[in-house]
RNA sequence: AGAACGAACGCUGGCGGCGUGCUUAACACAUGCAAGUCGAAUGCGAAGGUCAUCUUCGGAUGAUUGGUAGCAUUGCAGACGGGUGAGGAGCGCGUACCUGACCUGGCUCGCGAUGGGGGAUAGUCCUUCGAAAGGAGGUUGAAUACCGCAUACGCUCGUGAGUUUUCGGAUUCAUGAGGAAAACUGGCCUCUGCAAGCAAGCUGGUGUCGCGAGGGGGGGGUGCGUCCUAUUAGCUAGUUGGUGGGGUAAUGGCCUACCAAGGCGACGAUGGGUAGCUGGUCUGAGAGGAUGAUCAGCCACACUGGGACUGAGACACGGCCCAGACUCCUACGGGAGGCAGCAGUGGGAAUUUUGCGCAAUGGGGGCAACCCUGACGCAGCAACGCCGCGUGAGUGAGGACGCCUUUCGGGGUGUAAAGCUCUGUUGCCGGGGACGAAGGCCUGCUCUUUGAAGAGGAGAGGAGGUUGACGGUACCCGGUGAGGAAGCCCCGGCUAACUCCGUGCCAGCAGCCGCGGUAAGACGGAGGGGGCAAGCGUUGUUCGGAAUUACUGGGCGUAAAGCGCGCGUAGGCGGUCGGUCAAGUGCCGAGUGAAAGCCCUCGGCUCAACCGGGGAAGGGCUUGGCAAACUGGUCGACUCGAGUGCCGGAGGGGAAGGCGGAAUUCCUGGUGGAGCGGUGAAAUGCGUAGAGAUCAGGAAGAACGUCGGUGACGAAGGCGGCCUUCUGGACGGACACUGACGCUGAGGUGCGAGAGCGUGGGGAGCGAACGGGAUUAGAUACCCCGGUAGUCCACGCCGUAAACGAUGGGUACUAGGUGUGGGACCGAUGAACGGUUCCGUGCCGGAGCUAACGCAGUAAGUACCCCGCCUGGGGAGUACGGUCGCAAGGCUGAAACUCAAAGGAAUUGACGGGGGCCCGCACAAGCGGUGGAGCAUGUGGUUUAAUUCGACGCAACGCGAAGAACCUUACCUAGGUUUGACAUGGACGCGCGAGUGGCUGAAAGGCCACGUUCCUUCGGGACGCGUUCACAGGUGCUGCAUGGCUGUCGUCAGCUCGUGUCGUGAGAUGUUGGGUUAAGUCCCGCAACGAGCGCAACCCUUACCCUUAGUUACCAGCACACGCAGGUGGGGACUCUAAGGGGACUGCCGGUGUGAAGCCGGAGGAAGGUGGGGAUGACGUCAAGUCCUCAUGGCCCUUACGCCUAGGGCUACACACGUGCUACAAUGGAAAGGACAGCGGGGGGCAACCUUGCGAGAGGAAGCAAAUCCUGAAACCUUUUCUCAGUUCGGAUUGGAGUCUGCAACUCGACUCCAUGAAGGUGGAAUCGCUAGUAAUCGCGGAUCAGCAUGCCGCGGUGAAUACGUUCCCGGGCCUUGUACACACCGCCCGUCACACCACGAAAGUUGAGUGUACCCGAAGUCGCUGGGUGAACCCUUUUGGGGGCACAGGCGCCGAAGGUAUGCUGAGCGAUUGGGGUGAAGUCGUAACAAGGUA
Repeated sequence: AGAACGAACGCUGGCGGCGUGCUUAACACAUGCAAGUCGAAUGCGAAGGUCAUCUUCGGAUGAUUGGUAGCAUUGCAGACGGGUGAGGAGCGCGUACCUGACCUGGCUCGCGAUGGGGGAUAGUCCUUCGAAAGGAGGUUGAAUACCGCAUACGCUCGUGAGUUUUCGGAUUCAUGAGGAAAACUGGCCUCUGCAAGCAAGCUGGUGUCGCGAGGGGGGGGUGCGUCCUAUUAGCUAGUUGGUGGGGUAAUGGCCUACCAAGGCGACGAUGGGUAGCUGGUCUGAGAGGAUGAUCAGCCACACUGGGACUGAGACACGGCCCAGACUCCUACGGGAGGCAGCAGUGGGAAUUUUGCGCAAUGGGGGCAACCCUGACGCAGCAACGCCGCGUGAGUGAGGACGCCUUUCGGGGUGUAAAGCUCUGUUGCCGGGGACGAAGGCCUGCUCUUUGAAGAGGAGAGGAGGUUGACGGUACCCGGUGAGGAAGCCCCGGCUAACUCCGUGCCAGCAGCCGCGGUAAGACGGAGGGGGCAAGCGUUGUUCGGAAUUACUGGGCGUAAAGCGCGCGUAGGCGGUCGGUCAAGUGCCGAGUGAAAGCCCUCGGCUCAACCGGGGAAGGGCUUGGCAAACUGGUCGACUCGAGUGCCGGAGGGGAAGGCGGAAUUCCUGGUGGAGCGGUGAAAUGCGUAGAGAUCAGGAAGAACGUCGGUGACGAAGGCGGCCUUCUGGACGGACACUGACGCUGAGGUGCGAGAGCGUGGGGAGCGAACGGGAUUAGAUACCCCGGUAGUCCACGCCGUAAACGAUGGGUACUAGGUGUGGGACCGAUGAACGGUUCCGUGCCGGAGCUAACGCAGUAAGUACCCCGCCUGGGGAGUACGGUCGCAAGGCUGAAACUCAAAGGAAUUGACGGGGGCCCGCACAAGCGGUGGAGCAUGUGGUUUAAUUCGACGCAACGCGAAGAACCUUACCUAGGUUUGACAUGGACGCGCGAGUGGCUGAAAGGCCACGUUCCUUCGGGACGCGUUCACAGGUGCUGCAUGGCUGUCGUCAGCUCGUGUCGUGAGAUGUUGGGUUAAGUCCCGCAACGAGCGCAACCCUUACCCUUAGUUACCAGCACACGCAGGUGGGGACUCUAAGGGGACUGCCGGUGUGAAGCCGGAGGAAGGUGGGGAUGACGUCAAGUCCUCAUGGCCCUUACGCCUAGGGCUACACACGUGCUACAAUGGAAAGGACAGCGGGGGGCAACCUUGCGAGAGGAAGCAAAUCCUGAAACCUUUUCUCAGUUCGGAUUGGAGUCUGCAACUCGACUCCAUGAAGGUGGAAUCGCUAGUAAUCGCGGAUCAGCAUGCCGCGGUGAAUACGUUCCCGGGCCUUGUACACACCGCCCGUCACACCACGAAAGUUGAGUGUACCCGAAGUCGCUGGGUGAACCCUUUUGGGGGCACAGGCGCCGAAGGUAUGCUGAGCGAUUGGGGUGAAGUCGUAACAAGGUA
């Protein structure tokens, strides 16, 4: 990545259907409505209208409207319906049962009654108090209101006797006591009375009362299930039970008195936190996990707390009383209120209209009509969700425009559009037009029943009429017309979809990894593309993926994880045989598991969503029966598990007591005489007051050498001289006995190294702390000299360790081989040896396991049983709390916050102050330098208008630059120029060309004059100029966009590939190993076999020879000419030249080596083991160097960052560094004489020679495009001089005079001459080159170049020293090892301190909350007692009156909410200050760790 949502937010929005809509403040509420109804229970009864009569004409009276509206009494209903989820962890809910411990209005059915009386009262009216709400007194006065009396059943209660039972049940008999009621209304005349008709009669209906039954509803009880927390472990006084009493419909400590002392809890009581529960819903393959909106069942609540009344039912949402908070009214005296009903308001990220209707469904009342019903039915709002439809269809180009892109050719958008041909959903307009309605009622009719009846009532059938909020809606028809209807997100990977531009670690993105620092597919825009679509994204939440809490389905040697080790309680698990029971278990049956939902099927809306009918399923619970294998219970038996007895040997097993020798230190004495001791080196220390050394004697404490061993013992910690005593365990052997007695083990309990603590001893050695000496930048360390606690003993604590095999215990099974300790048996004469067996302890190794490493009969294999433990890193084994401890501290043990990792094993590299082997002028051995001086040159720095730019360890710095006076030149200043200094093309105009002269100017440039080309088809063209357009141009930027070239490791010996094999894989093997080499060179071996790029060889040069050739080179012999000279003839011998060959291959011999490769020695040879030198540079590294050689992407400039010119600068100068030259002198300087090269160069050139100048040079000039001509080689040799000095060394610097080159030597050339004569007397630390024709030293040539060389590139001359060797420094190669490194040791990384931010702990205290205990006060109210006050119903009485009972007010008491006081506890908030922790870009100090990390 998926699915889901009562959602919210952003952008967008055509239609319809069906659903859904305060998740927050159980916060506060304006206004309206949401519970009434009955006149057939009852008392009254308007206003207004009509009629009649009267009238003083104002009106009055009566009737009627009408017993209407309304006010009351009464009945029923307001306990339903509707809302909400605060509380509550509970029998609250779910499920299954029980109620013999219960109730039940209205409804249905049945039986029986409904007789006869009485006294009040509301309302109305009158008076009166009050602002109001609301009262007070009086008159009249009704009932289905209220109260007696009578009667009463299968009713209730008491007593007695039975039957039955599930024992508070049912039922029978006898006897005694008790308890009812209400009426209203229709019709009729058969009976009765009056007798017309009516009712007291008859007959119906409704109501009322008693009883029984039913149905539905409810109360109570029980089993099981139902969140987190043990950092909540003990809780409980009405508590648990009993008895008596009370109370209730009913059981019960529900309440009360007394008695007893119980009850609950590790299977989690009590406490704390959180939460309405369920059917279901979402997710998931399932098991699970999450959730409890809408619908349905239950519960709880109604402003907060308490309380009862009425009633069938309430402790009552729209009732009452009290207290409290809040709001409102008030005349200040008092009052009123409760939207968690429907709308609506505030609040909030967020959730609708103050709508219509009772037409339907349902409810209340009523006989009914009917009334009421914000239940409900509908409509409205909202893309909030699900479902459906549309926004058009066909055709249409090698393909329009636009836009984007481009390698400029093209490509994309794209059949997309336009155009053409159609359709008509939806919208809009017009017309038609439902279902939902049946019932009830009204008017006729028919039948049945009741009845005396043809009345009335009841019932059934049929006809007509009447009833619709939605709504003129759904739906149908016609018309119009492609016409009105597409967006959102994404395009780096995960993940489907790519380019351009802009930006430049900015702006921004981001779910994770991560993008952005000038070429961004990741930011923003655009084009294009992908996905979904009336929606699309984001956010939030849940499940999934996650086997990432693992029941299904994980782990614990090293990744997190085995308790340090025993004993043992509860618990869990448990050997063999048989019987029995049936708890678990299996099978069959019954009940339940509401409806809705999910699933299947059929049907209704055009489909679907949605809705209806039927079915299936529902792991559970209850119950009846059957089975008896397994588990379990019980009974019996057994011996192999376990244990006991007997015999035997092994052992540092434990405890106590005693004894011993060696060593160390100290003391005493002797000898002796200067050091000892210690270290890397030293010092502190000891010592002439005699140490150390040595001898003798003595004292003390601690530890026990050799034996000694992956050997023994013990559960672990641990245990080691010898002897004695006491004591635990294991093992072997053969028998006997007990008879499952076993294994594990939460809690618990014991043991438990070292260090540490307490008390008392002891103290030789060692030795934290401490002191001193060293080391060091420092050294609170490592090293040294001392030294206290401690180490030792006794007793008591502590209870931890890398307490490790980092591996819990037990049992069984699963190839081998080889050691070792203990025992037994067999063979054999045997201590030897061989074999078998049991127990212990090691190594190797197979299968198997494992991520790998590894483990492997002592498992980390295969299984079972039990315990402990783990769930990313850090914070942290910390904080808080508890508990243990004398303390130190231990055990238990979080969170906030923060990171995207932390970690294991193995791999390849790199690295190591790891190891092994080897190489190199790497060191060493030598020779000569640099570093000091002066100068040259380059660089840094500084300066400047500019001092152009690049190069920066080796591998920048005499480098680019093989040569800056101008030019070069890129820099600066100034003056000019704009199609341009240069290229190509187009257009227009001119006829033009090369050139010459003049003026101006610093020049460039500008102006003027002269001059006037070639071809031609006569148009023009070539060519040039001017204007213009494309474009040129840039040493401007990016070497971190690049090509090419180059440096470097390094001429180091390495770097790879194919196939095969091994490994899960990275990768390994080959390439390692044994030899050998300069070499991955070669040989041998080998799971490797081959191959490639490198090495070597092939190439050039040099060294020897031969052949060929013989000029310009050569000249032996012959000759000529001679003044010198191969000058000449000639020669082809020699040197040489330059072409081709030969030669060297470990080929030969000896030794050695593996009869190998090779190495050593030798012969021969000019040369010998790659002969010397060169060219040649593997895969790669350094983002090494170069955009200023060149090329080139991108960016930038375009009257300038292009181009031209003059002058200046690159040459500056306090200074620092690199590279050189010359020196400091006598191995030298100077002078004179003399000898010998090679490589090369030469025509605007090299120049002999001559003349001239002191000289640089100048003036002439032969020869030479060269083996022909040109170029004195120097060091060296000989002689002379200088004589150790700032010199006859050294030549800088400066003055003067010149030469040459060049347009031009001022800035700024080289050289010459004269004069001047600086520093410098061999160079500190440090550092460079070189191994033979080398170093050193000497000169010569060349490139560049007009001129300029100490630089560079070459050449030859003279010509050494040293190498024992590989310990060390540097660099490199191979193998191996460790690693916390991998931009790879210039790595990584730790802690304090400082700063900023964040969360947390402690803290004097403070704030509010919850809760406990004790006490005070005590409302309403029930209950109890009292009740002298008050009172109609009954009784007596003629009345007044009296009596009785009852009730009420009042009083008292118990309980009792809120409140108060005191004192605890719990968990929060804040808190000066303080503590550690985390994070932060480059801060400070050190270097702890990773390599032997430099002290493992």
Small-subunit ribosomal RNA from a metagenome, 1496 nucleotides, folded computationally. Its mean pLDDT, the model's own confidence on a scale to 100, is 85.